[in-house]
RNA sequence: CUCUUAUCAAGAGUGGAGGAGGGGCGGCCCCAAUGAAUCCCGGCAACCGGCCUGCAGGCUAUGGUGCCAAUUGCCGCCGGGGCCGCCUGCCCCGGGGAGAUGAGAG
Numbered sequence: 001c002u003c004u005u006a007u008c009a010a011g012a013g014u015g016g017a018g019g020a021g022g023g024g025c026g027g028c029c030c031c032a033a034u035g036a037a038u039c040c041c042g043g044c045a046a047c048c049g050g051c052c053u054g055c056a057g058g059c060u061a062u063g064g065u066g067c068c069a070a071u072u073g074c075c076g077c078c079g080g081g082g083c084c085g086c087c088u089g090c091c092c093c094g095g096g097g098a099g100a101u102g103a104g105a106g
């Protein structure tokens, strides 16, 4: 980097360092000197791991990850429905695509 697969509407500090950015991309809309990114400490969770188990599932949290504003912040493609006389527009539902994370493989 690519492929396969599962999950993505829950949860997580009034700490220290640091100093201007951050929320993948685009459009919105937000967060941020009443301190952004990042690092340390702390925490959440339970994908892998460990234990129990016929299966489903349960327990565990030392270890390997991950995560700690907002539904993956919302939308971005296709289909259906609703509001309106119609269009535009807005809303809802379903399916995809993309992205994130774990696990397996190349």
Stems, first nucleotide, its partner, number of pairs: 001106008013041001015040003021031003025076004042068003047064002049060004072098001077095007
This is a predicted structure of a 106-nucleotide RNA (SAM riboswitch aptamer (S box leader)) from a Bacillota bacterium. Taxonomically the source falls in Bacillota (Bacteria, Bacillati). It was read from a public genome assembly, where an Rfam model found it. It matches the Rfam family "SAM riboswitch aptamer (S box leader)". From the family's description: The SAM riboswitch is found upstream of a number of genes which code for proteins involved in methionine or cysteine biosynthesis in Gram-positive bacteria. The model forms 97% of the base pairs in the Rfam consensus.